[in-house]
RNA sequence: GGCGAGUUCGGCUAACGGUCAGGCCACCGGGCCCUCAACCCGGAAACAGGGGUUCGACCCCCCUACUCGCUG
Numbered sequence: 001g002g003c004g005a006g007u008u009c010g011g012c013u014a015a016c017g018g019u020c021a022g023g024c025c026a027c028c029g030g031g032c033c034c035u036c037a038a039c040c041c042g043g044a045a046a047c048a049g050g051g052g053u054u055c056g057a058c059c060c061c062c063c064u065a066c067u068c069g070c071u072g
Stems, first nucleotide, its partner, number of pairs: 001071007010025004018055001027043005048064005
């Protein structure tokens, strides 16, 4: 250099083109308890960036950035 895969809450990980972007851990508040843990209820928190297609994009296409793999 070429080809391929990937990038989503603090971490891990889901999501037929129409979801309030879900779950687990962690975190915060409350309940329970003499207290803590456990358990129960609630909450905050994310689509790498920019274009395009579409009535509508996390999802499809292109470019850029970064990561990983294969390869001249």
A computed fold for a 72-nucleotide RNA from Actinomycetes bacterium KLBMP 9797, annotated as transfer RNA. It matches the Rfam family "tRNA". By type it is a transfer RNA. The prediction has a mean pLDDT of 81.